A computed fold for a 477-nucleotide part of an RNA from an uncultured prokaryote, annotated as small-subunit ribosomal RNA, 3' major domain. The RNAcentral record of the full RNA draws on ENA. Its Rfam family is "Bacterial small subunit ribosomal RNA". Model confidence (mean pLDDT): 85 of 100.
Context: one part of a larger RNA
RNA sequence: UGACGGGGGCCCGCACAAGCGGUGGAGCAUGUGGUUUAAUUCGAUGCAACGCGAAGAACCUUACCAGGUCUUGACAUCCAGAGAAUCUGGCACAGAUAGUUCGGUGCCUUCGGGAACUCUGGGACAGGUGCUGCAUGGCUGUCGUCAGCUCGUGUCGUGAGAUGUUGGGUUAAGUCCCGUAACGAGCGCAACCCUUAUCCUUAGUUGCCAGCGCGUAAUGGCGGGGACUCUAAGGAGACUGCCGGUGACAAACCGGAGGAAGGUGGGGACGACGUCAAGUCAUCAUGGCCCUUACGAGUAGGGCUACACACGUGCUACAAUGGCCGGUACAGAGGGCUGCAAAGCGGCGACGUGGAGCUAAUCUCAGAAAACCGGUCGUAGUCCGGAUCGGAGUCUGCAACUCGACUCCGUGAAGUCGGAAUCGCUAGUAAUCGCGAAUCAGAAUGUCGCGGUGAAUACGUUCCCGGGCCUUGUACA
Numbered sequence: 001u002g003a004c005g006g007g008g009g010c011c012c013g014c015a016c017a018a019g020c021g022g023u024g025g026a027g028c029a030u031g032u033g034g035u036u037u038a039a040u041u042c043g044a045u046g047c048a049a050c051g052c053g054a055a056g057a058a059c060c061u062u063a064c065c066a067g068g069u070c071u072u073g074a075c076a077u078c079c080a081g082a083g084a085a086u087c088u089g090g091c092a093c094a095g096a097u098a099g100u101u102c103g104g105u106g107c108c109u110u111c112g113g114g115a116a117c118u119c120u121g122g123g124a125c126a127g128g129u130g131c132u133g134c135a136u137g138g139c140u141g142u143c144g145u146c147a148g149c150u151c152g153u154g155u156c157g158u159g160a161g162a163u164g165u166u167g168g169g170u171u172a173a174g175u176c177c178c179g180u181a182a183c184g185a186g187c188g189c190a191a192c193c194c195u196u197a198u199c200c201u202u203a204g205u206u207g208c209c210a211g212c213g214c215g216u217a218a219u220g221g222c223g224g225g226g227a228c229u230c231u232a233a234g235g236a237g238a239c240u241g242c243c244g245g246u247g248a249c250a251a252a253c254c255g256g257a258g259g260a261a262g263g264u265g266g267g268g269a270c271g272a273c274g275u276c277a278a279g280u281c282a283u284c285a286u287g288g289c290c291c292u293u294a295c296g297a298g299u300a301g302g303g304c305u306a307c308a309c310a311c312g313u314g315c316u317a318c319a320a321u322g323g324c325c326g327g328u329a330c331a332g333a334g335g336g337c338u339g340c341a342a343a344g345c346g347g348c349g350a351c352g353u354g355g356a357g358c359u360a361a362u363c364u365c366a367g368a369a370a371a372c373c374g375g376u377c378g379u380a381g382u383c384c385g386g387a388u389c390g391g392a393g394u395c396u397g398c399a400a401c402u403c404g405a406c407u408c409c410g411u412g413a414a415g416u417c418g419g420a421a422u423c424g425c426u427a428g429u430a431a432u433c434g435c436g437a438a439u440c441a442g443a444a445u446g447u448c449g450c451g452g453u454g455a456a457u458a459c460g461u462u463c464c465c466g467g468g469c470c471u472u473g474u475a476c477a
Stems, first nucleotide, its partner, number of pairs: 001477002003474003007471007015461002019425005026316008034307002042053002064302002067299001069297002073125001077124002079121005086103001089100001091099001092097001107114002127291002130289003136285002138280003141276001143274001148187006154163003167178003193268004198236007208225002212223003239262001242256005318418001322377006334365003339358002344353003384415001389410007431453007
């Protein structure tokens, strides 16, 4: 000087408390451990691994396994020789592959040949998701959006170092003020950026429809209009600016006015010096080591989907604030040409048929659901719950056996609110309801977004956890 303390002081955070809803019990989904296996590819492992890499394993992917194959190679450059490239048919095989066959002679040319591509040969070399993240770059997590981390000069100290950065107030903040052997400065904080909340101007198509007409069973459908909504560009607006009080005449705090919004208005992007030899050699790059008729490459099949068990994360429930039936409203944000697909028709349905329209504020996916109105059920393993299984189908795709999703009929399991323990959340939040997108042929209860309905509670900081500043002790560095 740090680090640590079941030392002290001050302060903060859904840290506790006050509340609301869960997890832990059930079934299923998914990840992991373990076990099994020819293989169940690899990585991630307290917080900070475990719906994680994977924004999507039937083949492919795919790296794994057992077969059947290749050796200048699936891929790159160079050399020599041959052939343009390329296309067609049938045969063997699981295919890779092997042999065979029908067409085809193009482009440039100084007529020597050349360019692109294919085949053959030999060698330089290719290739490796092989090892080392404890050799590395890059990227990322974490403490933590915590308020800290430092430097120059000066001063003090023999020196390590100190001072500044401590103190009195204050703040979300090393934020600001005052004091001060310090005076300044840098990286952080804040602001500048995006979005949202109000208003104005400009602009009105594909959007809108108040007023004026036309028309319809009905609809901005039409003429028209720019008022309104909205769209999208520019501006205004919030700064403790104003008033009162407290304060040290300061910074600031409390209350008020005006205002759509008030003291950082809400949300996002943004992550200091560093810590964990944290994670990643399997995104990529890369040193070293290793393999080179194989640890490289092609292929068809299997596996990654196994299952006495254990854990994590979720979904659905156990019901009446509910289930079912009928009727009837109201979103936002997105996607669409190998695409989204309307009306109509067929089917109980998944879906099929159909093809208008749309490169989309125009057409379409697209019916929002909870809510509301009416009916029914009457506390029961039920008209709750839907696992599992049988049958019949639909769709995608060469192909749904291992191993897809969905539909219909039947079946109807566990489950009556969950031990010890444990998680999230402070407001348009929790809870609850549906909608969309990425990936994607198909395959979400996951992920990322979007809106609808919409709470309760916070006395307080003694305690648990984490953190900041000062101080004290130390046999620790």